[in-house]
RNA sequence: AGAGUUUGAUCCUGGCUCAGGAUUAACGCUGGCGGCAUGUCUAAGGCAUGCAAGUCGAACGAAUUGCUUUUCUUCGGAAGAUCAAAUGAGUGGCAAACGGGAGCGGAACACAUUGGUAACUUACCUCGAAGUCGUGAACAACCAUUUGAAAAGAUGGCUAAUACACGAUAUUGAUCUUAGGUCGUAAGACUCUAGAUUGAAAGGUCCGCCGCUUCGAGAAAGGCCUAUGUCCUAUCAGCUAGUUGGUGAGGUAAUGGCUCACCAAGGCUACGACGGGUACCGGGCGUGAGAGCGUGGCCCGGCUCACUGGGACUGAGAUACUGCCCAGACACCUACGGGUGGCUGCAGUCAAGAAUCUUCCACAAUGGACGAAAGUCUGAUGGAGCAAUGCCGCGUGGUGGAGGAAGGCCUUCGGGUCGUAAACACCUUUUAUAAGGGACGAACAAAUGACGGUACCUUAUGAAUAAGGGGCUGCUAAUCACGUGCCAGCAGCAGCGGUAAUACGUGAGCCCCGAGCGUUAUCCGGAAUUAUUGGGCGUAAAGGGUCUGUAGGUGGUUUAGUUAGUCACAUGUUAAAUCUUCGGGCUUAACCCGAAACCUGCGUGUGAUACUGCUAAACUAGAGGACGGGAGAGGUAGAUGGAAUUGCUGGUGUAGCGGUAAAAUGCGUUAAUAUCAGCAAGAACACCAAAGGCGAAGGCAAUCUACUAGAACGUUUCUGACACUGAAAGACGAAAGCGUGGGUAGCGAAUGGGAUUAGAUACCCCAGUAGUCCACGCCGUAAACGAUGGAUGCUAGGUAUUGGGAGUUUCGACCCUCUCAGUGCCGCUUAAACAAGCUAACGCGUUAAGCAUCCCGCCUGUGAAGUACGAUCGCAAGAUUAAAACAUAAAGGAAUAGACGGGGACCCGCACAAGCGGUGGAGCGUGUGGUUUAAUUCGAUACUAAGCGAGGAACCUUACCUGGGCUUGAAAGAUAGCUGCAAGCUUUCCGAAAGGAGAGCCGCUUUCGAAGGUGCUAUCUAGGUGCUGCAUGGUUGUCGUCAGCUCGUGGCGUGAGCUGUUCCCUUAAGUGGGGUAACGAGCGCAACCCCUAUGUCGUGUUACAAGUGUCACGACAGACUGCCUUCGCAAGAAGGAGGAAGGCGGGGAUGACGUCAAAUCAGCAUGGCCCUUACGUCCAGGGCGACACACGCGCUACAAUGGCCGGUACAAUGGGUAGCCAAGGCGCAAGCCGGAGCCAAUCCCACAAAACCGGUCCCAGUUCAGAUCGGAGUCUGCAACUCGACUCCGUGAAGCCGGAAUCGCUAGUAACGGCAAAUCAGCCACGUUGCCGUGAAUACGUUCUCGGGUCUUGUACUCACCGCCCGUCAAGUCAAGGGAGUCGGUAAUACCCGAACGUCGCCGUAGGGCGGCGGAAGGUAGGACUGAUAACAGGGACUAAGUCGUAACAAGGCACCCGUAGCGGAAGCUGUGGGUG
Repeated sequence: AGAGUUUGAUCCUGGCUCAGGAUUAACGCUGGCGGCAUGUCUAAGGCAUGCAAGUCGAACGAAUUGCUUUUCUUCGGAAGAUCAAAUGAGUGGCAAACGGGAGCGGAACACAUUGGUAACUUACCUCGAAGUCGUGAACAACCAUUUGAAAAGAUGGCUAAUACACGAUAUUGAUCUUAGGUCGUAAGACUCUAGAUUGAAAGGUCCGCCGCUUCGAGAAAGGCCUAUGUCCUAUCAGCUAGUUGGUGAGGUAAUGGCUCACCAAGGCUACGACGGGUACCGGGCGUGAGAGCGUGGCCCGGCUCACUGGGACUGAGAUACUGCCCAGACACCUACGGGUGGCUGCAGUCAAGAAUCUUCCACAAUGGACGAAAGUCUGAUGGAGCAAUGCCGCGUGGUGGAGGAAGGCCUUCGGGUCGUAAACACCUUUUAUAAGGGACGAACAAAUGACGGUACCUUAUGAAUAAGGGGCUGCUAAUCACGUGCCAGCAGCAGCGGUAAUACGUGAGCCCCGAGCGUUAUCCGGAAUUAUUGGGCGUAAAGGGUCUGUAGGUGGUUUAGUUAGUCACAUGUUAAAUCUUCGGGCUUAACCCGAAACCUGCGUGUGAUACUGCUAAACUAGAGGACGGGAGAGGUAGAUGGAAUUGCUGGUGUAGCGGUAAAAUGCGUUAAUAUCAGCAAGAACACCAAAGGCGAAGGCAAUCUACUAGAACGUUUCUGACACUGAAAGACGAAAGCGUGGGUAGCGAAUGGGAUUAGAUACCCCAGUAGUCCACGCCGUAAACGAUGGAUGCUAGGUAUUGGGAGUUUCGACCCUCUCAGUGCCGCUUAAACAAGCUAACGCGUUAAGCAUCCCGCCUGUGAAGUACGAUCGCAAGAUUAAAACAUAAAGGAAUAGACGGGGACCCGCACAAGCGGUGGAGCGUGUGGUUUAAUUCGAUACUAAGCGAGGAACCUUACCUGGGCUUGAAAGAUAGCUGCAAGCUUUCCGAAAGGAGAGCCGCUUUCGAAGGUGCUAUCUAGGUGCUGCAUGGUUGUCGUCAGCUCGUGGCGUGAGCUGUUCCCUUAAGUGGGGUAACGAGCGCAACCCCUAUGUCGUGUUACAAGUGUCACGACAGACUGCCUUCGCAAGAAGGAGGAAGGCGGGGAUGACGUCAAAUCAGCAUGGCCCUUACGUCCAGGGCGACACACGCGCUACAAUGGCCGGUACAAUGGGUAGCCAAGGCGCAAGCCGGAGCCAAUCCCACAAAACCGGUCCCAGUUCAGAUCGGAGUCUGCAACUCGACUCCGUGAAGCCGGAAUCGCUAGUAACGGCAAAUCAGCCACGUUGCCGUGAAUACGUUCUCGGGUCUUGUACUCACCGCCCGUCAAGUCAAGGGAGUCGGUAAUACCCGAACGUCGCCGUAGGGCGGCGGAAGGUAGGACUGAUAACAGGGACUAAGUCGUAACAAGGCACCCGUAGCGGAAGCUGUGGGUG
């Protein structure tokens, strides 16, 4: 000190989260020792038991016990005296008001700080002065009687005192009066003079003293008063009758409405009264750089409380924690009559709770009460115990030790790692255990230690007794393997997990801390995320709709005074502890002690006077007034006008009009529309008109008049700071809407009808009511916008325009120049720039969003929500004010690159168009889907699958099915053993074969080493067309042979990015040229390569009769816009010449960056997973060939441009020895016999066919077409049944040119015709790949369809429009509000009753009794506030795959949005005004 998280990426805004520190903590896992601290935060809930306040015999009387002693004695004892003693009860004194606990209440003089008390008190203590003289009557104890269960009493009698009462004395004291002095603003205080009235006392004793009374002083403690400070809430705005003041009285230690009587009507409040909520306050503590924020446990000071409420008594002091009285609740005892009690003291117990200790020791120390003292008491205190609750310290060993052991884990199988770690060797002993010694704390001469035989010291034993927790995707230090497979789970945030998870679980390793480590909760920090220090408001949240103006805040120039603010110095105070620094004591530290500093505050005094304030005086630059002539849709009222529209009347005129994309509803023969004339009505004011003018805003537009407001300018002049802003408050405030009354031409929510549509509650059309208009009154809101509050000053310009003025000029103007005030722009062109500055960017830029000052308003993540509740206003609609629960990690602004658009511009392509021929209909072939099946193996499946893998499934292939076999295996490698009886060959039986069982023959080579070879056995291994193409390599398709895709350096931008690559011209082309903050370069394009068209040369076998020729092979030449004309800056384009060929001549090979998780694990390779007597392998048979259907690709046709018959021509590419096969012969033919030739320019396949010539058919299901079926054959092959091809004879189906739709092709192309080859025994080939023959038509053109390219625009898309996304409905969950009501709580009010007690009065000889008033608790009543709960209804939020639509984002397909009104399943639609976002 920062980091993560919104996006494809970027910058910003903004929230959420994390890293730090802390805690009276709790929980989880773990746990060796010591020191010092701390320990019911919850139920101020209830409490058993013990203890926590007593003491004094030197205040008193009586009694008891004890010691000593005397007397008597029944020897048991009894009585008396004495004190050197003790005891408990009582009288009396002092203490009990301290100490200890708790934080209920209380928002207040409770607390803190500062002052005051001239308005007061004080027992014990200290000092000073004076005094302590007499007298008397009682009451406890005790005794007697007596009530009661008890607690507790009652009656009678005796008695002492430092108890009580009376008297005396008293300079001083108190009260009153009088006169002087001092102080004080005054009230008054102090002192002094004189006088009057009045007030005391107690004794004890050890003889030292201790007490007592009065007065004065001190110390210390308290009471009261003042100023300042002290939480949230305005959805609490008015509160108050003892209330505010006065007079008098009472009361108090004392002031005071503290209380009472009377009088007056005051007092408080926006600087927050009153009400509500919450809370002890401070020193301090935590955190923070600080300012602050949070907090108030332990320790210290203060306050308050003591079961709840009320009350007084005693006393120096209490309204009294362990005193009293009364009431209440609760609990206990009881003989039922009545009593008793108060742990928020120390321990302890129950309950509550996540949670908090021993019913311990001691008064040894410190302190307190009493006492003369000894001493007693002291759960204060000192200690120990329990708890890792915290802080601090120590330890769990040290050194050496590599075959880097074993083992675990990982592995690329080589190794790596745990790891010097262990073992092992040597050493040490903190700690532990044992033994011995042994304190300080003790003051105060002696005695006295709970802690404690503790701390500490010495010795011995032996590495011995002692390590865990969390984490390892990023933030954040630290990673691998296995398991799991969106499951189980993790998670602080982002997010992991759907078969290769560094994120889950386990293991190993590593990282962090360490007797602890994590988690949870809370606080501060980070957060400048409430911003005083230190933020913002054009578009992110945020400027009030506008103005006037109250309080308040702020305020021009000069002088004088004052010194309130301000500043300086001095001084008092600011308790101690804490914090900081220094020093010291415990072995160190924590801890403790001493000193200093600090405590930023307040008071007092002195000084300064610049600034602010205040007072006084003055000024004119701010502000305002007067005067003058001008501008203007400024406002209100009245009057007037023309055009248009509609209606009515009349004329002319006849069948349509109107409306739309197209229509229809509608109007019209009862005469419309059209046209002419007239009349009527209401509303709005064309041209002028403009980025124009005016107004505070809303807003304002025909003309004229009246009244009226404001601004600008000019000149002199007047006032003299009168100013700015403005919470409240008031006024104004578009449209819609509301009320009352008018008015109503046009338009037009609602509504009706017609269309459109899947629907159409819409868009379009025909009608049409409220309304729109007027008057009066409400409403008070808008995207009321410049999304930009007002005022003042400052900071370059240019230009246009409105208004005024001046100058110049003129006869007068115009023009021009300057100036003041407003309104706009800074773009194109251009000589030159949107300067500076600001901004996240866009942009703003003298009309600031720049630089400053003052004042106001507003904001603080998103949604819920501008909603609920409450309040105010309103006739209503509704407006204003305005939350929370809950949900969520984003929501958002600007800009960037893409993609997309039913956005735009330009360009290209057999893309369309123009043509030719097809497909889609038929039959057949073939492939696919589907179905079927034991199996119909698998893959491919929009374009980019479907005559595709397969360029050839009868067996094989073959992967599928059925059945039969084998198990180191059908084939391969390594090691070991065995092997001459091996292997091999022949053969028999079973069998479908594979295989199994058996018989015979033969029975190895050799460098002699069990070396080679063979087979068998065993082990390691093989094998898998099993899965994953979404783990991969390689290969391929497609966009697309489209012209694109990038880089280096430089430049621009905060950045993503941009520039280059855009622009203009050109090209097939990012091809080239021009221009240019770019300059260059790469992959693509082109060229280089091959074939082909022409020529030349060379060679010439097997080609040709010959040869300078054909043909074959090879090399070379040739074409480059080179030449000419035109256009053009150029690149280039158009035309022409020559040429075999002309503008890339034709064709091929060649496929950029990338896209589609495109295809392929079944061609091959390959990670991982799976099978191993089977998912491997062998064999036979079957299947891949099925068949209601659907689709793709083809063939043959439907005929006369034809079929059939006969005759006659012309090719090229290819192939051939397990082959091609000639001649000749046979067969109708397929074919057979035959065997010549040929390893091929030699021989063969091999007759090319269409074409041409001649004949026939005569438009028909035919002499078209040939499917299907029957029969007979040929060939291949182990084998043609499933399931081959071909031949012959016979049979002769559909089909007469094909719906919607759709395909190919731009020239040697389409179309038509045949030929060859690969695969191959044969062939289902009508397929594919090549070859040659014949050989067209058309292209105006780029509007449209499809695809592509470039630029631009909008975007809420980026999984990228097959996108995103809105609302109702249905289901589930959650929270909050309403709610007929129901149940509580709080504080008041009125009334009733009324204890103790206070006060007043009366009665009584007295004890006492009675009554009035006040008075707690209780009761009654109506409301207020607040909480819990609730049928039900409504909205909200959320929830992988529900329903309906399509509202928004692109012109989102009707531009969207705001206000308002009506309507509609829903998003929404429509009207009206407004905004441009």